[in-house]
Molecule: TPP riboswitch aptamer (THI element)
Organism: Bacteroidetes bacterium MED-G17
RNA sequence: UCUCAGGAAUUGGGGUGCCGCAGGGCUGAGAUAAUACCCAUUGAACCUGAUCCGGAUGAUGCCGGCGUAGGGAAUUCUAAAGGUCGAUUG
Numbered sequence: 001u002c003u004c005a006g007g008a009a010u011u012g013g014g015g016u017g018c019c020g021c022a023g024g025g026c027u028g029a030g031a032u033a034a035u036a037c038c039c040a041u042u043g044a045a046c047c048u049g050a051u052c053c054g055g056a057u058g059a060u061g062c063c064g065g066c067g068u069a070g071g072g073a074a075u076u077c078u079a080a081a082g083g084u085c086g087a088u089u090g
Base pairs, nucleotide, nucleotide: 001083002082003081006078007077008076009075010074011040012039013038014037016034017026018025019024046071047070048069052065053064054063055062
C1' cells in the first nucleotide's frame, strides 16, 4: 500500500402460509405489527416462472426439482489472514 473473512454503525430491501367454529395445531429464523426475524451485489433474504413437476401430509412452497434460469436492496469504520513494494539488519 492492495484484497478480504468476521464484526459494528447508519440506511435500505423482504415475507407473513396451511388447517380449525374458536381456543389453537403444523413447518420454519420469521406466519402481519413482531421494539421482531432474515437479507443487502462473493446478493436462494425475496420475487417471476407457478393455478409448474415429483414425493409426502390432516393440509400447505412441507421436502426436492426448476436453479451455473431471469430479476433483486449499500455506504462507512474496524479488521484476523494473505499479496506487493521500500528501508534496515543478518